[in-house]
RNA sequence: CCAAUAUCGACGCCUAAUCCGCCGUUGGCGGAGCGGGGGACCCACCCGCAGAUGCGGGCUCCGGGGUGAAUCUCGCCUCAGGCGAGUAGGCCAGCUCCUUCGGCCGAACCCGUCAGCUAACCUCGCAGGCGUGGAAGGAGAGGCUAG
Numbered sequence: 001c002c003a004a005u006a007u008c009g010a011c012g013c014c015u016a017a018u019c020c021g022c023c024g025u026u027g028g029c030g031g032a033g034c035g036g037g038g039g040a041c042c043c044a045c046c047c048g049c050a051g052a053u054g055c056g057g058g059c060u061c062c063g064g065g066g067u068g069a070a071u072c073u074c075g076c077c078u079c080a081g082g083c084g085a086g087u088a089g090g091c092c093a094g095c096u097c098c099u100u101c102g103g104c105c106g107a108a109c110c111c112g113u114c115a116g117c118u119a120a121c122c123u124c125g126c127a128g129g130c131g132u133g134g135a136a137g138g139a140g141a142g143g144c145u146a147g
Stems, first nucleotide, its partner, number of pairs: 010132005018032006033126006043116001045058005063114001064111004072086006089105004095140007
């Protein structure tokens, strides 16, 4: 001097997953904020009736549904599955947006026969995993300095 690893702190990324207060404080309770689910009329979907804007019934084994960007197509294999090539879609710090190039992801889990939308209302979550800046151009916002 360079590189790697570990610890602490700061600053950031994906994500709703952050901040604050109190207490009997390795935890508990509550608030704000962000996010999810359930849940009427009307409307929507299916069936029947009706001369017409309507009336009645229903959502149920090839079960159905939810969170999430993570869905779908094709091919191969030792075929409950695995692998490969694509793809809807999603992401890549200096505050936001747009364009181009480049790179990455394209999973996993849950409910348990049950849920369309849905005001009031009810209810749940705030985890986990990472890095030190991908690049260029444009439009705005904001800040600082001087006057």

A computed fold for a 147-nucleotide RNA from a Chloroflexota bacterium, annotated as c-di-AMP riboswitch aptamer (ydaO/yuaA leader). Rfam family: c-di-AMP riboswitch aptamer (ydaO/yuaA leader). Rfam links the family to the GO terms cyclic-di-AMP binding and regulation of gene expression. Rfam's curators write: This family represents a conserved RNA structure found upstream of the ydaO and yuaA genes in Bacillus subtilis and related genes in other bacteria. It was read from a public genome assembly, where an Rfam model found it. NCBI's taxonomy places the organism under Bacteria, Bacillati, Chloroflexota. The prediction has a mean pLDDT of 77.